[in-house]
C1' cells in the first nucleotide's frame, strides 16, 4: 500500500474483580460481574485432508463468540430511508 469481507454464527463454564463497546458525538453494555486468562464454541480466509466441488472436513495458522462494524460522521438524492465513500477490523498477498 493491494485485493476480498463485514444485516449470518457462537458461553447460566472456571479464575479475577472495575471498568467497556477503535476516534468524537450519542445510545448502550456491566459487581445478575467490565476487561483479561484458561476451557468451551462459531467461522471457513490461508494451508491441510477428501476428490467432484461454485462441495465436503475442521487437523494447523489466524479471527470472532452484546446490539448491523451499536448508530451518526463526508458525498449524492431528499428528508424517512436509499446508495455511495471514508475511517475502523479481519484475511491473504
Nucleotide at each position: 500500500c493491494u485485493u476480498a469481507u463485514c444485516c449470518a454464527g457462537a458461553g447460566u463454564g472456571a479464575c479475577u474483580g472495575a471498568g467497556g463497546g477503535a476516534c468524537a458525538g450519542g445510545c448502550c453494555c456491566u459487581a445478575u460481574g467490565a476487561a483479561g486468562u484458561c476451557c468451551a464454541g462459531c467461522a471457513a480466509c490461508c494451508u491441510g485432508c477428501u476428490u467432484u466441488u461454485u462441495g465436503g472436513u475442521a487437523a494447523g495458522g489466524u479471527g470472532c463468540u452484546a446490539a448491523u462494524u451499536c448508530c451518526u460522521g463526508c458525498g449524492g438524492u431528499u428528508u424517512a430511508g436509499c446508495c455511495g465513500a471514508a475511517a475502523g477490523a479481519u484475511a491473504a498477498g